[in-house]
């Protein structure tokens, strides 16, 4: 110097992981300005009854908490496979000095 191989780097794919995070699930959640039911009491009525409706209870809204996937993202992975041979390192062979 050259040939072959390997590794790093780069690219791609797959998988895992991290972050954000829908949807969904569970739960909490309204003194009044949500719904329903409205004890007591109040009002109307001669009465029968009716009206509105506080507290309570139930169901939930906005929202909170937990969980959680789609999706997105990375100077995520001594992961795997493939590609590239421009660069670096390395092993061997050959040739020359």
């Nucleotide at each position: 110097g050259u040939c072959u191989g390997g590794a790093a780097c780069c690219c791609g794919c797959a998988c895992g992981g991290c972050g954000u995070a829908a949807a969904g699930u569970a739960u909490c959640g309204a003194a009044c300005c949500g719904u329903g039911u409205c004890a007591g009491g109040a009002c109307c009525g001669a009465a029968a009854g009716g009206u509105a409706g506080c507290a309570g209870c139930a169901c939930u809204a906005a929202g909170g908490u937990a969980u959680g996937u789609a999706a997105c993202g990375g100077g995520u992975g001594u992961u795997g496979c493939g590609g590239u041979c421009a660069u670096u390192c390395u092993a061997g062979g050959c040739u020359c000095u």
Bacterial small signal recognition particle RNA from an Anaerolineae bacterium, 97 nucleotides, folded computationally. It is recorded under the gene name ffs. NCBI's taxonomy places the organism under Bacteria, Bacillati, Chloroflexota, Anaerolineae. The sequence is in RNAcentral, with records from ENA. Its Rfam family is "Bacterial small signal recognition particle RNA". Clan: SRP clan. The family's RNA type in Rfam is non-coding RNA gene. Model confidence (mean pLDDT): 76 of 100.